[in-house]
RNA sequence: AUAAAGAUCUUCUAGGGUUCCGUCAGGAUUCGCCUCGCGUACGAGGGGCGCUCUGAGACUGGUCCGAGAGGGGAUCCACGCCCGAGAACGGCGUGUCACGGAGGGACAAAAGCCCGGGAGAU
Repeated sequence: AUAAAGAUCUUCUAGGGUUCCGUCAGGAUUCGCCUCGCGUACGAGGGGCGCUCUGAGACUGGUCCGAGAGGGGAUCCACGCCCGAGAACGGCGUGUCACGGAGGGACAAAAGCCCGGGAGAU
């Protein structure tokens, strides 16, 4: 310096943030409902809930994103063995190693996602 490390899909998790849901905090509101006392009835008023607005992810969660170096499954590929006349069919088995910035990117946003078995290290 070069080459090699099986591939794809799916699912779960580590992890992640905050678009939506929910939760929490606050506001507005007599539009609907419930309730309270006042009042002869009408009536006006107070409180709560629903509807509505704003904010919070140092809000447990649901939705969502999600591992080359994490798990499961399926298919394919490669190699070995068995059966077999047979590189047929089928069956069994194996597929080992892997420390890793900064910076940038996407979606609502962030991340072990993508750049990336990158730069680097051994």